[in-house]
RNA sequence: CGUUCAUCACGAGUGGCAGAGGGAAUCGGCCCGACGACGCCACGGCAACCCGCCCCCGCUCGAGGGGGGAUGCGGUGCCCCAGCCGACCCGGCGGCCCCGAGCGAGCGGCCGGGAGCGAUGAACC
Numbered sequence: 001c002g003u004u005c006a007u008c009a010c011g012a013g014u015g016g017c018a019g020a021g022g023g024a025a026u027c028g029g030c031c032c033g034a035c036g037a038c039g040c041c042a043c044g045g046c047a048a049c050c051c052g053c054c055c056c057c058g059c060u061c062g063a064g065g066g067g068g069g070a071u072g073c074g075g076u077g078c079c080c081c082a083g084c085c086g087a088c089c090c091g092g093c094g095g096c097c098c099c100g101a102g103c104g105a106g107c108g109g110c111c112g113g114g115a116g117c118g119a120u121g122a123a124c125c
Base pairs, nucleotide, nucleotide: 002124003123004122005121006120007119008118013043014042015041016040017039021032022031023030026087027086028085029084044079045078046077049075050074051072053069054068055067056066057065083117088114089113090112091111092110093109095107096106098104099102
C1' cells in the first nucleotide's frame, strides 16, 4: 500500500517558533488567514478504539463471548468553524423555463436517505 469491521455524536487550548497561504485530491461554491491562518515544538487537556484494571451476566451452541465502570507516567487518536457543501443515485417540497399544452421536456434551489471518497482505530496479509 491492500482487505475486513467499527465510528465519524459529544468533548477538549495555552505559550513559543515561523511567515503565506490554508480547509486531502479535480471542478464549482463557501469559509479561515498579517488581529498571524496552515505547519512545527513544549506543556496541558479530551475521549474511551486497543492493552491493562474492577464489577455483572454467561459458556451443550460462536464462549478466545456479552454488558457496564473507572481512567493508568500504557499504544494510538483528537483538541477543526465544519467529515465545510455539492458533483453519482433515490425520495419529498418548491421555483424557473420551453412547447406540440401533456400529470410532457429541460435547468437551478431546499430538506432527507444512500453510494462514493476520505479520516481514525482494531484485526489480518
Molecule: SAM riboswitch aptamer (S box leader)
Organism: Chloroflexota bacterium